[in-house]
C1' cells in the first nucleotide's frame, strides 16, 4: 500500500442485506417490597442519540462518500 471483518448504555450483544411505532435484550447499577439479616425472587428506575464528519431522503444505527481505531489476510521494503 491492497482486500475483508468489526466499533450500538458500565460490560456482552441483536437490529444493518430489504430505511419507517419511543433503538431492544442479557448481565451489572440504584430504590422499594420480601427476610431477623444476606442471597434468591418480585416491582419500579437511571444509563445510548449507534466510532467521527458530510451527503441522499419527508425520514438514516440501516444507503453513499471521507476519516479514526481494532483484528485477520495479502503485497512491498531495509
Nucleotide at each position: 500500500g491492497g482486500g475483508c471483518g468489526g466499533g450500538u448504555g458500565g460490560c456482552u450483544u441483536a437490529g444493518c442485506c430489504a430505511g419507517g411505532u419511543u433503538a431492544g435484550a442479557g448481565c451489572g447499577c440504584c430504590a422499594c417490597g420480601c427476610u431477623g439479616a444476606u442471597a434468591a425472587c418480585g416491582u419500579g428506575g437511571a444509563u445510548g442519540u449507534c466510532g467521527a464528519g458530510a451527503g441522499u431522503u419527508c425520514a438514516a444505527a440501516u444507503c453513499u462518500c471521507u476519516u479514526c481505531c481494532c483484528g485477520c489476510c495479502c503485497a512491498c521494503c531495509a
Molecule: transfer RNA
Organism: Candidatus Aenigmatarchaeota archaeon